This is a predicted structure of a 72-nucleotide RNA (transfer RNA) from a Candidatus Pacearchaeota archaeon.
The coordinates come from a structure-prediction model, not an experiment, and the mean pLDDT is 83.
Lineage of the source: Archaea > Nanobdellati > Candidatus Pacearchaeota.
RNA sequence: GGGCCGGUAGUUCAAAGGUAGAACGCCGCUCUCGCUAAGCGGAGGUUACGAGUUCGAAUCUCGUCCGGUCCA
Numbered sequence: 001g002g003g004c005c006g007g008u009a010g011u012u013c014a015a016a017g018g019u020a021g022a023a024c025g026c027c028g029c030u031c032u033c034g035c036u037a038a039g040c041g042g043a044g045g046u047u048a049c050g051a052g053u054u055c056g057a058a059u060c061u062c063g064u065c066c067g068g069u070c071c072a
Stems, first nucleotide, its partner, number of pairs: 001071007010024004018055001026042005048064005
């Protein structure tokens, strides 16, 4: 330098054009003498950035940045 894959909650990952979700973690409540476990509830997101297409984009297209991998 070129090819491919990826970037979404604190972490690991979903969402295949129509309200962004789960698990773990965090906070509160129930239970207990207390802790754990269990049950219930809650907070937490400019979907890496910019532009384009579309009535509508995490999703499609282009560019940039970052990470991984292969080739030179």